[in-house]
RNA sequence: UCCCGAUAAUAGCAAAUCAACCGAAAGGUUGAGACGCAAAGUCACAGACCUAAGGCUAUUAAGUUAGCUAAGGUGGCUGAGCUACCGAA
Numbered sequence: 001u002c003c004c005g006a007u008a009a010u011a012g013c014a015a016a017u018c019a020a021c022c023g024a025a026a027g028g029u030u031g032a033g034a035c036g037c038a039a040a041g042u043c044a045c046a047g048a049c050c051u052a053a054g055g056c057u058a059u060u061a062a063g064u065u066a067g068c069u070a071a072g073g074u075g076g077c078u079g080a081g082c083u084a085c086c087g088a089a
Base pairs, nucleotide, nucleotide: 004087005086012037013036017032018031019030020029021028022027035076041082042081045079046078047077048074049073050072054069055068056067057066058065
C1' cells in the first nucleotide's frame, strides 16, 4: 500500500412515521425521529425497479376511458467509475 473489517477508538449518515414546502405522479427538500449502514460518500454509465405530466395509438358526447412511452425518479436494488476515516486479527 492492497485485500480485509473488532460488541477497538474517533467522527458520520439516517428507514418507517409525523409536520411544512416543492412536484401531475413517482419522488424530493427542511425539521423532528432512528430501522439500519464500513462507503447508507459521490455518479443514473449498464441492468433492475417506480411514476406517466407531455407525446403517440385506440376509444368517448367529453382529458371520457384504455394501452404504450422518460425527456421525470430510486445510489438505503445490483454492477461499473471516482473519492475517503480508523487499524485488531
Model confidence (mean pLDDT): 88 of 100. Predicted 3D model of an 89-nucleotide RNA (c-di-GMP-I riboswitch aptamer) from Atribacterota. The model forms 95% of the base pairs in the Rfam consensus. Rfam family: c-di-GMP-I riboswitch aptamer. Rfam describes the family as follows. GEMM was predicted in a large-scale screen for bacterial structured RNA regulatory elements. The source organism's lineage runs through Bacteria and Pseudomonadati. RNAcentral holds the sequence, with entries from Ribocentre.